[in-house]
The RNA shown here (c-di-GMP-I riboswitch aptamer) has 87 nucleotides and comes from Paraliobacillus quinghaiensis. The coordinates come from a structure-prediction model, not an experiment, and the mean pLDDT is 86. Of the family's consensus pairs, 95% are formed in the model. NCBI's taxonomy places the organism under Bacteria, Bacillati, Caryophanales, Bacillaceae, Paraliobacillus.
């Protein structure tokens, strides 16, 4: 230094839910709160998943279907950065 991760140490993040707010929605942001997390730090590059405003199809209408330019990094992979020191 790399790999790896302990009945170690110092810490870190924050699910569900509640309130407020943005958004058509998925979801995001802030505060509270902890299910958990050795990258649950960052990045939408690949796959997967969620939503469907606008658009298209259908319909007399209401509905319905397709679709990401929207989103999920706490879905997986990948890239990148990083605390500590036992096997």
């Nucleotide at each position: 230094a790399a790999u790896g991760g302990a009945c170690a140490a110092a810490g870190g993040c924050a699910a569900a839910c509640u309130c407020a707010u943005c958004g058509a929605a998925a979801g995001g942001u802030g505060a509270g709160g902890a299910c958990g997390c050795a990258a649950a730090g960052c990045u939408a590059u690949g796959g997967a998943c969620c939503u469907a405003a606008a658009g298209c199809u259908c319909u007399g209408u209401c509905a319905a279907g397709c679709u990401a330019u929207g989103g999920u990094a706490g879905c997986c992979a990948a890239g990148u950065u990083a605390c500590c020191g036992a096997a």